[in-house]
RNA sequence: AGAGUUGGUCAGGCAGUCGCUGCAUUACUUGAAUUUAGGUAACGCAGAGGAAAGUCCGGGCUCCACAGGGCAAGAUACCAGAUAACUUCUGGGAGGCGCGAGCCUACGGAAAGUGCAGCAGAAAAUAAACCGCCUGAUCACACGUGUGUGCUUAGGUAAGGGUGAAAUGGUGCGGUAAGAGCGCACCGCGUGACUGGCAACAGGAGCGGCUAGGUAAACCCUAUCUGGAGCAAGAUCAAAUAGAGGAGCAGACGCGCUGCCCGCGCGGCUCCUGGGUAGAUCGCUUGAGCCAUAAGGCGACUUAUGGCCUAGAUGAAUGACUGUCCUCGACAAAACCCGGCUUACCGACCAACUCUACUC
Numbered sequence: 001a002g003a004g005u006u007g008g009u010c011a012g013g014c015a016g017u018c019g020c021u022g023c024a025u026u027a028c029u030u031g032a033a034u035u036u037a038g039g040u041a042a043c044g045c046a047g048a049g050g051a052a053a054g055u056c057c058g059g060g061c062u063c064c065a066c067a068g069g070g071c072a073a074g075a076u077a078c079c080a081g082a083u084a085a086c087u088u089c090u091g092g093g094a095g096g097c098g099c100g101a102g103c104c105u106a107c108g109g110a111a112a113g114u115g116c117a118g119c120a121g122a123a124a125a126u127a128a129a130c131c132g133c134c135u136g137a138u139c140a141c142a143c144g145u146g147u148g149u150g151c152u153u154a155g156g157u158a159a160g161g162g163u164g165a166a167a168u169g170g171u172g173c174g175g176u177a178a179g180a181g182c183g184c185a186c187c188g189c190g191u192g193a194c195u196g197g198c199a200a201c202a203g204g205a206g207c208g209g210c211u212a213g214g215u216a217a218a219c220c221c222u223a224u225c226u227g228g229a230g231c232a233a234g235a236u237c238a239a240a241u242a243g244a245g246g247a248g249c250a251g252a253c254g255c256g257c258u259g260c261c262c263g264c265g266c267g268g269c270u271c272c273u274g275g276g277u278a279g280a281u282c283g284c285u286u287g288a289g290c291c292a293u294a295a296g297g298c299g300a301c302u303u304a305u306g307g308c309c310u311a312g313a314u315g316a317a318u319g320a321c322u323g324u325c326c327u328c329g330a331c332a333a334a335a336c337c338c339g340g341c342u343u344a345c346c347g348a349c350c351a352a353c354u355c356u357a358c359u360c
Base pairs, nucleotide, nucleotide: 001356002355003354004353005352006351007350008349009348010347012325013324014323015322016321017320018319020047021046022045023044025042026041027040028039029038030037031036049331053342054341056340057339058338059337060336061230062229063228064227068262069261070260071259073226074225075224076223077222078092079091080090081089082088093107094105095104096103097102108221109220113219114218115215116214130161131160132157133156134155135154136153137152139150140149141148142147143146169187170186171185172184173183174182188210189208190207191206194203195202196201234282235281236280237279244273245272246271247270248269249268253267254266255265256264289308290307291306292305293304294303295302296301
């Protein structure tokens, strides 16, 4: 100097004028009433995100009854931790990618069973013989008379060749009629005293000729976990009616709790036709909250002390104009709240680490 990897911060800035929403204070005013609701004005403070998005996980909260049991269904899947919890995160292990810093993993089980793998190939799990190799027999031919060659047939074989992504351990030596872990050496595979580690796992004396491929993001098996619905949840006040009409079931019934069963609770329930009302308040923002420091921990994070309050709209509030600076601004707007994950994205800045080239 260049090329990379990992982690973090910001999200156009500043000033002025007018406007919008919430809260607090003061003044005035309307109604009701003896203390409360609304309206107007002044002034002060605050006012969309790192993803607010997707609605994908997990919870807080509310209701269903008092939240029980079983089956089904769904989810997770190496080990140990963090957390309110999780399928998230942290640290390790194994496998794989990269020269490396680092990155990825839907990471239990194929000897419980079932299924699947086109074509080629003899054969792809009840393994098996296409070309070959060896031995025997009949027949034929040749010759130097016991050998060779050829066809057929019986037996042995899976070392050589072929097909395929993959052919049932590999290489070498011996052995055999020809071969084969048939035997041996080394490697591989299985088992494994003992050692290290909380564990996953790593190493491993010794023993064993050896064992049967792949796929579970196919069905399945094993282990662990799981009530349901959701702020349009739910609560209070107000208003209105046609206490209407019809059909069915009825305690051996019906309704309630995702589906089914048991148990439990309640006593009416279900469907159709027709009519009336639908406004206000709460829930609603002080939180598993944020910031700083110290201690503990490899880390996620925990504890203690101190400080801060930071949107609550409801046809939906933060907009318009002017000036100026610059790195010229992308993706994009809260609707109960929080922890994550995923997706989109113009740029700027900071820190650590890796590789290459050059110089000292």